[in-house]
RNA sequence: GCGCUUGUAGCUCAGUUGGAUAGAGCGUUGGUUUCCGGAACCAGAGACCGCAGGUUCAAGUCCUGCCAAGCGCA
Numbered sequence: 001g002c003g004c005u006u007g008u009a010g011c012u013c014a015g016u017u018g019g020a021u022a023g024a025g026c027g028u029u030g031g032u033u034u035c036c037g038g039a040a041c042c043a044g045a046g047a048c049c050g051c052a053g054g055u056u057c058a059a060g061u062c063c064u065g066c067c068a069a070g071c072g073c074a
Base pairs, nucleotide, nucleotide: 001073002072003071004070005069006068007067010026011025012024013023019057028044029043030042031041032040050066051065052064053063054062
C1' cells in the first nucleotide's frame, strides 16, 4: 500500500427482509430478607448505535468517505 472482518450500556453480546418506545446477561444504585455479610427476590439508573455525509415516508440495519482494532497478502 491492497483486501477482509469488527465497532451498540461500565464489561460481554443480541438486534431477523429497513418499520412501533434499541433489548439480554454480568456489574451498579435503592429496597425486602439477615445479628452483619453473601445468596435469593423486587424496583431503578445507564447506549439517540465509532465520526461525518447520502438514499428513504422511515436507517443500529443500505451506500460513500474517514477513524480505531484484529486478520491476511505484498